[in-house]
RNA sequence: CAGCUAUCAAGAGCAGGCGAGUGAUACAGCACUUUGACCCUGCACCAACCGGCGUUAAGCUUAACGGCUUGCAGUGUACGGUGGUAAUUCUGUACAGAUAGUCG
Numbered sequence: 001c002a003g004c005u006a007u008c009a010a011g012a013g014c015a016g017g018c019g020a021g022u023g024a025u026a027c028a029g030c031a032c033u034u035u036g037a038c039c040c041u042g043c044a045c046c047a048a049c050c051g052g053c054g055u056u057a058a059g060c061u062u063a064a065c066g067g068c069u070u071g072c073a074g075u076g077u078a079c080g081g082u083g084g085u086a087a088u089u090c091u092g093u094a095c096a097g098a099u100a101g102u103c104g
Stems, first nucleotide, its partner, number of pairs: 001104001003102006013043005021032003025094005044085003048082004052077005057070005089096001
């Protein structure tokens, strides 16, 4: 970077730096922003996806305690890999985009 699959109405911010635009494509609307946004760094937080661990369940096994196995399941945990922390992807139209997983 291309393909495929899933999700996108829930959740979660402070400090420092920078200094003018920003809300991930276009147009329109609306909103944020010199009371410093966007972005970057640090810390904190959230828990969507994958993994790990625990637990429920099912099966096997043991005289029993217990042990083992399984995933198309439920649930907990923030431990690992990503992601996220204004507004429904901010809204509408068009066309898309974002994130995760997988594959090349």